RNA sequence: GGCCAGUUAGCUCAGUUGGUAGAGCAACGGACUGAAAAUCCGUGUGUCCUUGGUUCGAUUCCGAGACUGGCCA
Numbered sequence: 001g002g003c004c005a006g007u008u009a010g011c012u013c014a015g016u017u018g019g020u021a022g023a024g025c026a027a028c029g030g031a032c033u034g035a036a037a038a039u040c041c042g043u044g045u046g047u048c049c050u051u052g053g054u055u056c057g058a059u060u061c062c063g064a065g066a067c068u069g070g071c072c073a
Stems, first nucleotide, its partner, number of pairs: 001072007010025004019056001027043005049065005
């Protein structure tokens, strides 16, 4: 330098014909306990990497850019 994949919650990751974003763990509040742990009940906490375009409407489609990983040279 060329090509491919990825970027979504604190972490690991889902999210198909474009229609108001979810799971597990963690965290927080409560119950229980002398106090904890465990268990049970409740709570999603988010600029979907940035920017522009298409569209009535974009995490999703298109362009450019950024970062990470891999392959080739």
Predicted 3D model of a 73-nucleotide RNA (transfer RNA) from Azoarcus sp. It was read from a public genome assembly. Its Rfam family is "tRNA". Rfam links the family to the GO term triplet codon-amino acid adaptor activity. Lineage of the source: Bacteria > Pseudomonadati > Pseudomonadota > Betaproteobacteria > Azoarcus.